Overview:
The RNA shown here (c-di-GMP-I-GGC riboswitch aptamer) has 81 nucleotides and comes from Paenibacillus sp. 32O-W. The coordinates come from a structure-prediction model, not an experiment, and the mean pLDDT is 85.
RNA sequence: UACGAUAAUGGCAAACCUAUCGAAAGGUAGGGACGCAAAGCUACAGGGCCUUCCAUUAUGGGUGGCAGCCAGUUACCGAAU
Numbered sequence: 001u002a003c004g005a006u007a008a009u010g011g012c013a014a015a016c017c018u019a020u021c022g023a024a025a026g027g028u029a030g031g032g033a034c035g036c037a038a039a040g041c042u043a044c045a046g047g048g049c050c051u052u053c054c055a056u057u058a059u060g061g062g063u064g065g066c067a068g069c070c071a072g073u074u075a076c077c078g079a080a081u
Base pairs, nucleotide, nucleotide: 002081003078004077011036012035016031017030018029019028020027021026034068040073041072042071046070047069048066049065050064052062053061054060055059
């Protein structure tokens, strides 16, 4: 460095419910745990998905969003290899 234990110390929190913001996707807070070794951060760079608007045969373009899809980037611990 790769890698990732039935290890240690800690961490996050899907669905769903409540409140609230939003036209929507979705966000925030509380409850709640399906899971997660980056489920930390990044949506002004890349792919993908969602929303809405415009044009359209296919599809393309604009708007807003998703990092718990891939990706980029930084990082705790150290068994085996």
NCBI's taxonomy places the organism under Bacteria, Bacillati, Bacillota, Paenibacillaceae, Paenibacillus.
Its Rfam family is "c-di-GMP-I-GGC riboswitch aptamer". Rfam links the family to the GO term cyclic-di-GMP binding.